Model confidence (mean pLDDT): 86 of 100. This is a predicted structure of an 86-nucleotide RNA (c-di-GMP-I riboswitch aptamer) from Azoarcus sp.

[in-house]
């Protein structure tokens, strides 16, 4: 420094769900709780899902278009990272 692995040993994170804040939503954040993660750590470059407020269209407060909004616990991809073994 690489590659493999979570058997051991230190420990790390927290799905859903339920309370509370916050948003227009998607989400997000604080708390309880753990489905699981060997990068379930960090970061929106790329590709994909989610909203759809403004906006614009419209048969007209109804439906439709969109991301400048989110998602890292969706892949990829750049960064660091513990511990065994080769």
């Nucleotide at each position: 420094u690489c590659c493999u692995g979570a058997a051991a040993a230190a420990g790390g994170c927290a799905a859903a769900c339920c309370c509370g804040u916050u948003g227009a939503a998607a989400g997000a954040c604080g708390g309880g709780g753990a489905c699981g993660c060997a990068a379930a750590a960090u970061c929106a470059c790329c590709g994909g899902u989610c909203u759809a407020a403004a906006g614009g269209g419209u048969u007209c407060a109804u439906c439709c278009c969109c991301a400048u909004g989110a998602c890292g616990g969706c892949g990829g991809g750049a960064u660091c990272g513990c511990c065994a073994g080769g």
Of the family's consensus pairs, 100% are formed in the model. The sequence was found by an Rfam model in a public genome assembly. Its Rfam family is "c-di-GMP-I riboswitch aptamer". Rfam's curators write: GEMM was predicted in a large-scale screen for bacterial structured RNA regulatory elements.